[in-house]
RNA sequence: GCUCCCUUAGUUUAGUGGUAGAACAUCGGAUUCGUAACCCGGUAACGCCAGUUCAAUUCUGGCAGGGAGCA
Numbered sequence: 001g002c003u004c005c006c007u008u009a010g011u012u013u014a015g016u017g018g019u020a021g022a023a024c025a026u027c028g029g030a031u032u033c034g035u036a037a038c039c040c041g042g043u044a045a046c047g048c049c050a051g052u053u054c055a056a057u058u059c060u061g062g063c064a065g066g067g068a069g070c071a
Stems, first nucleotide, its partner, number of pairs: 001070007010024004018054001026042004047063005
């Protein structure tokens, strides 16, 4: 330099056009003499800017970041 892939919660991830789910973590509660474990509940996320569409996490383009291959 060229080609390809990825970006969703604090972390790991599901979701391929119609209200974004889960696990761990965190917070609160219950239990316990107390702690841990177990149990119940809550908060928390679509990288940025445009385009298409009645409607975009999803499709298209650009940018940013990360990764792989070739040279």
Model confidence (mean pLDDT): 85 of 100. Predicted 3D model of a 71-nucleotide RNA (transfer RNA) from Catellicoccus marimammalium M35/04/3. The same sequence occurs in records of 2 taxa. The source organism's lineage runs through Bacteria, Bacillati, Bacillota, Lactobacillales and Catellicoccus marimammalium. The RNAcentral record of the sequence draws on ENA and Rfam. It matches the Rfam family "tRNA". Rfam links the family to the GO term triplet codon-amino acid adaptor activity. By type it is a transfer RNA.